[in-house]
Context: one part of a larger RNA
RNA sequence: CUGGGUGUAAAGGGUGCGCAGGCGGGAAUGCAAGUUGGAUGUGAAAUACAGGGGCUUAACCCCUGAACUGCAUCCAAAACUGCAUUUCUUGAGUGAAGUAGAGGUAGGCGGAAUUCCGAGUGUAGCGGUGAAAUGCGUAGAUAUUCGGAGGAACACCAGUGGCGAAGGCGGCCUACUGGGCUUUAACUGACGCUGAGGCACGAAAGCGUGGGGAGCAAACAGGAUUAGAUACCCUGGUAGUCCACGCCGUAAACGAUGAUUGCUAGGUGUGGGGGGACUGACCCCUUCCGUGCCGGAGUAAACACAAUAAGCAAUCCACCUGGGGAGUACGGCCGCAAGGCUGAAACUC
Numbered sequence: 001c002u003g004g005g006u007g008u009a010a011a012g013g014g015u016g017c018g019c020a021g022g023c024g025g026g027a028a029u030g031c032a033a034g035u036u037g038g039a040u041g042u043g044a045a046a047u048a049c050a051g052g053g054g055c056u057u058a059a060c061c062c063c064u065g066a067a068c069u070g071c072a073u074c075c076a077a078a079a080c081u082g083c084a085u086u087u088c089u090u091g092a093g094u095g096a097a098g099u100a101g102a103g104g105u106a107g108g109c110g111g112a113a114u115u116c117c118g119a120g121u122g123u124a125g126c127g128g129u130g131a132a133a134u135g136c137g138u139a140g141a142u143a144u145u146c147g148g149a150g151g152a153a154c155a156c157c158a159g160u161g162g163c164g165a166a167g168g169c170g171g172c173c174u175a176c177u178g179g180g181c182u183u184u185a186a187c188u189g190a191c192g193c194u195g196a197g198g199c200a201c202g203a204a205a206g207c208g209u210g211g212g213g214a215g216c217a218a219a220c221a222g223g224a225u226u227a228g229a230u231a232c233c234c235u236g237g238u239a240g241u242c243c244a245c246g247c248c249g250u251a252a253a254c255g256a257u258g259a260u261u262g263c264u265a266g267g268u269g270u271g272g273g274g275g276g277a278c279u280g281a282c283c284c285c286u287u288c289c290g291u292g293c294c295g296g297a298g299u300a301a302a303c304a305c306a307a308u309a310a311g312c313a314a315u316c317c318a319c320c321u322g323g324g325g326a327g328u329a330c331g332g333c334c335g336c337a338a339g340g341c342u343g344a345a346a347c348u349c
Stems, first nucleotide, its partner, number of pairs: 003321004007303002012317001014201004021194003025088007033081002035077008049065006091191001092188003095184005103177007110154001115149007125136002162169002206247006215241002220236004258316006266294011298305002322349003331342004
């Protein structure tokens, strides 16, 4: 390379948008590039192969044949692919009518709690632990009542509930705004799928500048524990956590399961729509979309998966090819840095 694979053995890119490329629905007509058939020419010789022959044999040499699976030109065919034209509506999109939602951004508002400050009551403890101590407190703490300040997070509702491409999103209100689902079938008429590069988004931590700082809390300090204790426990506590703007670009970024399409038994919950039946919001029947559980065939090394497939197929992308060395070195690109991306070999088992 061919092949075989990628939930857990090595292997799905963190996610989307999308240029090129690859692939692509039904019908008709034409062309003949691919495709198929035929003809002609060429495909040197030697080698290799088959049959036969010559040196005593073999190596070696000679003859004949087949073959050289290719290329070019011409003629023909038109099923498939392609190209061109016309056409269709089921794929895709638009319109119309509804509809659920922590989807996003900005602004405003609210209550509970912690802490701090002021004042009142009140007196000797409080706090903390396995037990203690450090710590706080007669300069009046803890407790309790009232008032005030400030920051952060939103109990109950809350649900294998919802929304989002993923990361993620949860008090209430307003404004702006993205997407989905259902019904209809008016419109367009294949406008589609995937997507190397590219562009954008991307938890936490971290970085830059400026703000903010209640609680929590790396580092750090002290008290314990212990043989030691650079820990686990306790008392404190700074970055940080919060906001604005700009970087970083990683993760067990996980369903460890790429995207899209079609097909292949059922049962039972739940969220959002539609239809039917009914006196009826209920219950029941049915249908579409989502989200769970169980399970047959099938698949699988097993575990398990099983219409939300890991089943049966198709298209496109990404990735794997023994362990260590190593996600290291070197080079390149990116970054303020931390570092990220790409990514070996010697050697060794």